[in-house]
This is a predicted structure of a 1191-nucleotide part of an RNA (large-subunit ribosomal RNA, half B) from Seculamonas ecuadoriensis. Lineage of the source: Eukaryota > Jakobida > Histionina > Moramonadidae > Seculamonas. The gene name in the source record is rnl.

Context: one part of a larger RNA
RNA sequence: CAAUCUUGAAGGAACUCGGCAAAAUAACUCCGUAACUUAGGGAGAAGGAGUACUCAUACUAGACAUAUGAGUGGCACAAAAAUGGGGGUAGCGACUGUUUAAUAAAAACACAGGACUCUGCAAAAUCGUAUGAUGACGUAUAGGGUCUGACACCUGCCCGGUGCUGGAAGGUUAAAGUGAUUUGUUCACGCAUUGAUCUGAAGCCCCAGUAAACGGCAGCCGUAACCAUAACGGUUCUAAGGUAGCGAAAUUCCUUGUCGGGUAAGUUCCGACCUGCACGAAUGGUGUAACGACUUCCCCACUGUCUCCAAGAUUGACUCAGCGAAAUUGAACUCUCCGUGAAGAUGCGGAGUACCAACGGCUAGACGGAAAGACCCCGUGCACCUUUACUACAUCUUUACAGUGCAAAUAGGAAUUCAAUGUGUAGAAUAGAUGGGAGCUUAUGACACCUUGGCGCUAGCCAAUUGUAGAGGCAACAAUGAAAUACCAUCCUUUGAAUUCUUCAUAGCUAACCAUGAUAUUUAUAAUAAUAUUUGGGACAUUGUAUGGUUGGUAGUUUGACUGGGGCGGUCACCUCCCAAAGAGUAACGGAGGUGCGCUAAGGUAGGCUCAAGUUGGUCGGAAAUCAACUGCAGAGUGUAAUGGCAUAAGCCUGCCUGACUGUAACACCUACAAGUGAAGCAGAGACGUAAGUCGGCCAUAGUGAUCCGGUGGUGCUGUGUGGAAAGACCAUCGCUCAACGGAUAAAAGGUACGCCGGGGAUAACAGGCUGAUGACUCCCAAGAGCCCUUAUCGACGGAGUCGUUUGGCACCUCGAUGUCGACUCAUCACAUCCUGGAGCUGCAGAAGGUUCCAAGGGUUCGGCUGUUCGCCGAUUAAAGUGGUACGCGAGUUGGGUUUAGAACGUCGUGAGACAGUUCGGUCCCUAUCUACCGUUGGUUUAGGAGAAUUGAAAGGAUCCGACCCUAGUACGAGAGGAUCGGGGAGGAUGUACCUAUAGUGUUCCAAUUGUCACGCCAGUGGCAUCGUUGGGUAGCCACGUACAGACAGAAUAACCGCUGAAAGCAUAUAAGCGGGAAAUCUACCUUAAAACAGGUUCUCCAAUUAGAGCCGUGAUAGACUAUCACGUUGAUAGGCUAAAUGUAUACGUGUGGCGACACACUAGCUGAUUAGUACUAAUUACUCUAAUGU
Repeated sequence: CAAUCUUGAAGGAACUCGGCAAAAUAACUCCGUAACUUAGGGAGAAGGAGUACUCAUACUAGACAUAUGAGUGGCACAAAAAUGGGGGUAGCGACUGUUUAAUAAAAACACAGGACUCUGCAAAAUCGUAUGAUGACGUAUAGGGUCUGACACCUGCCCGGUGCUGGAAGGUUAAAGUGAUUUGUUCACGCAUUGAUCUGAAGCCCCAGUAAACGGCAGCCGUAACCAUAACGGUUCUAAGGUAGCGAAAUUCCUUGUCGGGUAAGUUCCGACCUGCACGAAUGGUGUAACGACUUCCCCACUGUCUCCAAGAUUGACUCAGCGAAAUUGAACUCUCCGUGAAGAUGCGGAGUACCAACGGCUAGACGGAAAGACCCCGUGCACCUUUACUACAUCUUUACAGUGCAAAUAGGAAUUCAAUGUGUAGAAUAGAUGGGAGCUUAUGACACCUUGGCGCUAGCCAAUUGUAGAGGCAACAAUGAAAUACCAUCCUUUGAAUUCUUCAUAGCUAACCAUGAUAUUUAUAAUAAUAUUUGGGACAUUGUAUGGUUGGUAGUUUGACUGGGGCGGUCACCUCCCAAAGAGUAACGGAGGUGCGCUAAGGUAGGCUCAAGUUGGUCGGAAAUCAACUGCAGAGUGUAAUGGCAUAAGCCUGCCUGACUGUAACACCUACAAGUGAAGCAGAGACGUAAGUCGGCCAUAGUGAUCCGGUGGUGCUGUGUGGAAAGACCAUCGCUCAACGGAUAAAAGGUACGCCGGGGAUAACAGGCUGAUGACUCCCAAGAGCCCUUAUCGACGGAGUCGUUUGGCACCUCGAUGUCGACUCAUCACAUCCUGGAGCUGCAGAAGGUUCCAAGGGUUCGGCUGUUCGCCGAUUAAAGUGGUACGCGAGUUGGGUUUAGAACGUCGUGAGACAGUUCGGUCCCUAUCUACCGUUGGUUUAGGAGAAUUGAAAGGAUCCGACCCUAGUACGAGAGGAUCGGGGAGGAUGUACCUAUAGUGUUCCAAUUGUCACGCCAGUGGCAUCGUUGGGUAGCCACGUACAGACAGAAUAACCGCUGAAAGCAUAUAAGCGGGAAAUCUACCUUAAAACAGGUUCUCCAAUUAGAGCCGUGAUAGACUAUCACGUUGAUAGGCUAAAUGUAUACGUGUGGCGACACACUAGCUGAUUAGUACUAAUUACUCUAAUGU
């Protein structure tokens, strides 16, 4: 010193994030017990009283126990141990339960209850490839899923979005069916190819319903006779605009909102208000008795939590004996300061300090040890999670075909056959088209009429039946583009009928198929079996193949870079200018702007012209219209930014044209490459121009995209046995905001606080460093304020600095770790001074102040709130200073905050999740090697060895202050008030020493006493139970106690005040000279100190006949060990003994009294550490070192 215990004066939570920890409470009997309440509770509420022992009585057969009464002792009677602290308020959760084995026990989970939804049994759901199994040997009062979470009162509006359910008319649509068309080849048939149209399900679109499905639930403006507010009105939008209730809340940023309560003082708490950043109704709203190792606040009791610590016990620590690890370690011969330096040095520079070595302590440093930082960034790292990222897959679902049959009717389609149908105008009139054609038809009954039906353009056409009727009717001629339905043939439009084929849907059948229905039989490896008979379904279902849809259920992946860290923002290609430093080139998240085109003329050529603006003049006419004259190098124009150009014009106008050509290209520029740019000339065919000539777009510089892949046109180069074809090649051309623009893929977003790995001080957060914008402070100028007056005081607009405390900038050490806010403890320095001290000025009468100068010696409070630093508040004070020290101090403490994992609220997000928003909870390791520091020793030195006593270089300590009284109610002042200077005695805080008294402790000094065991029993003692508990207490140690201290004085000074006094005949405190002047400085005071290399001084002793010291022993006034001190027989050093002191409080025993507990007397007894005496015991005898010098 730590841990675990015991006790504690006075106070009693003042401690602290917080009563953490501890204390207190505690058993039984009796009394008594509130609000509230779900009437059960609350409740052991709270709060009181009693309790030992003896005897008697009652009860009993008798006893025990109990009750009553009478007594007895003690400080205390549940005497020890075991054994609830209580009350009030609020939040959350109803409750008992469950949970992160090893940092979270909770408000989280669960729960009974509520609701929605699915499921009719071979159930839904789940597991499984499947057989099969769970569900369940259950059957909607059942089972699955989701949400909510007892109970009470309730649960509003919205169906636009997303889901889910239902609907089926239409749209869209896969495979499949159909097969118009195409291509290749072939003499051809064919074979192969293409695949229009139509048919074609679910899904989606669409139409509804549904919120105890996911979810959502607004603005603005005006208005009432004070002001304020707005019942009221207006307007916009919405699917609907938040109802009841609650509300600064586990939700409120601003915010410590405002008011009230509690407190001396209340960021918390409680009650209200409502301005709800950002409550709100089963993601439930609001209450709520009971319950809670939950969270918050208050009170009583209680206390060492604290003021403020003290003593004691035990175990460590320390010493000795034995045994004997670990991390760590480049090597060490391992100081301080200032500086330097990869920017914080034991190691470098300078200066200083410093004899050598241990031991006990302490942790400031060794950017100490431990763990290749978990924060941050990076990686074309990983993992897991999410989703309306991408792409797949399982599941589910749709349709087609197969297994897969029969027979109907209805409907659709196709084909064939039959029958009908057809009115532009003109024209007899309802002329479908073409061809043939001169006849056709008629007693097998023509024309016509009656009746009926169909069509229709309302004119008519067609057909049928019966009857009447009884011989014709129609064409050829005119008109029409086309001639007769006179007749025949082939076809078209539309319609009807029949047959065949086919499709869909519906209803039916039974024989495939299904049966986890019944009955019977059979066996025993299967029994939920097999077989048979029946029964129920039934071509459905199931299954397979193909196909569309759906699909975070599952999987694989993606999710850019630059960046004064990263993210957010911005940017990414091209053109122009500046930067750019007079060749070219040249960076930045430097400063400014443009582009992703346009134009058949805005192109070519030939010819011509000259602009803007101004002045003067001129009808309407104005500042500005058109006209004229003059001036006019450009102040205009140039399609489009800027720059460079341009009047010989590249600007403006007109004519004719298409060179906005084909094939090429020497030579250059630029340049990593790929690209990009200029270009004479040659050949061809042209335009313009008389010609020379010019023309391969535009005054120039932007107007853009590699490769792959695919399309189109051409060429006719290759053509897989041959010929072709397909396919490729070549020329031309088309398809990319591939804009992250040299373009990873045809195709891609997020979260991680559950995280992981590899790296980085190449890069952030802390601290240091540099800087000093910002900040703080100072100075200069002085407009003004100050009645007047710049400077008593204040000081604008401006200017100049200092510092390195703010906020920043930079990114230099540290990411193979430099622990971060605040508190505690302990400090230390600066001074820009809060107090105290000394001065100047004052708008200083005094007192009290203001301001400035000097000054760092000392001092600089306790509480309430909050994690707070800070701040506000209460009460004081002489004052309650400002800063640095890794925002001093976690190998010193704490762990409230921040900053892991759990959970909740608000908000954001579809979601996973997120929030310098809030809330409850949440592991702080290290035995010290070196330096430093605090102590204690050993050795050596100090030129012989010793014993004593000193000096003091140097170092450290101390250094504070108020009130009161006197001077004096004086100076001053109208008064009120009220001093300087000087003197005095008490005091606070601090420190040192001490223990006489006071107080504490005092582990056995005394006594009391409980339970129990033992000594055979009684008596008397002893052990154990925290020293069992309780009452006292010696020495020692101690504070709450006692004593003392700061002083006085001197020296030299600071600011400041002076004397004399020139330079400068004056003035001047200064230049020479001489003074005064402060808690600061140096002395003085206290402590250490010759190891102070200047090694000091004084005295005494020692010449081997030995000065002195040690060892050894007994010890304490000393002490971790060592050391120190006392003593060692010539002895009181310790123990013992005797006596006393002190403490306790009248022992045992005996006697007497009492029924007894017990009382009284003899009376004291016992007593650690204290004192005195006394050699009884032990300090025995020996031994070792040691100088001059000698041998």